[in-house]
Notes:
Transfer RNA from Priestia aryabhattai, 74 nucleotides, folded computationally. The RNAcentral record of the sequence draws on ENA. The prediction has a mean pLDDT of 82. It matches the Rfam family "tRNA". It is annotated as a transfer RNA.
RNA sequence: GUCCUCUUAGUUUAACGGAUAAAACGCCCGGCUACGAACCGGGAGACGUGGGAGUUCGAAUCUCUCAGAGGACG
Numbered sequence: 001g002u003c004c005u006c007u008u009a010g011u012u013u014a015a016c017g018g019a020u021a022a023a024a025c026g027c028c029c030g031g032c033u034a035c036g037a038a039c040c041g042g043g044a045g046a047c048g049u050g051g052g053a054g055u056u057c058g059a060a061u062c063u064c065u066c067a068g069a070g071g072a073c074g
Stems, first nucleotide, its partner, number of pairs: 001073007010025004018057001027043005050066005
């Protein structure tokens, strides 16, 4: 330099273009226990899916651009 993939909760990942964005771990509260861990029940947590623009009735999802991370070739 050319090309490809990825970016969503604190972390790791889901989510056919149809909508309140789901789960696990973690966190908080309660139960259990002599007390903890484990286990059981409940809850909060994304200010909208890396930033911006576009397409569409409708975008996490498609297009363009920028940024970041990883990779292939030279």